Predicted 3D model of a 75-nucleotide RNA (transfer RNA) from a Nanobdellia archaeon.
The sequence is in RNAcentral, with records from ENA.
This record gives sequence, C1' cells and structure tokens, in this order.
RNA sequence: GGACCGAUGGUCUAGUCUGGUUAUGACACCGCGUUUACACCGCGGAGAUCCCCGGUUCGAAUCCGGGUCGGUCCA
Repeated sequence: GGACCGAUGGUCUAGUCUGGUUAUGACACCGCGUUUACACCGCGGAGAUCCCCGGUUCGAAUCCGGGUCGGUCCA
C1' cells in the first nucleotide's frame, strides 16, 4: 500500500441479507413479593443520539460514499 471482517445499554448479544409499531434477550443494577434473615425464585423498573460525518428515501441500526478504531490475510 491492497483485500476482507467487526464496532448496538455497565458486559455479552439478536436484528442488517429483504429499510417500516416504542431496537431483542441474558447477566449485572434498582424496587416490590417471598424468607426470622440472606440466597434462590416470581413480578416490575431504569439504562443504548445502534463508532463518527455526509448522502439516498415519506422513512436508515439496516442502503450508498468518506473517516476512526480493532482483527485476519496478501505484498
């Protein structure tokens, strides 16, 4: 220098191919129930400008262009 892959709550992750309701689930966290108490369990809750900028579109996590960071391979 070139090719490909990845980036989504505190952590991990589904969804992207095929654009469309309020972005999925688990763990962790908070509250309530349960218990003498704790744990387990049940119910509920908060938490993500979907890496950044721009474009297309009535509408973008999703499509297009550029960039950043990380990984693999080639030279």

The organism belongs to Nanobdellia, within Archaea. It matches the Rfam family "tRNA".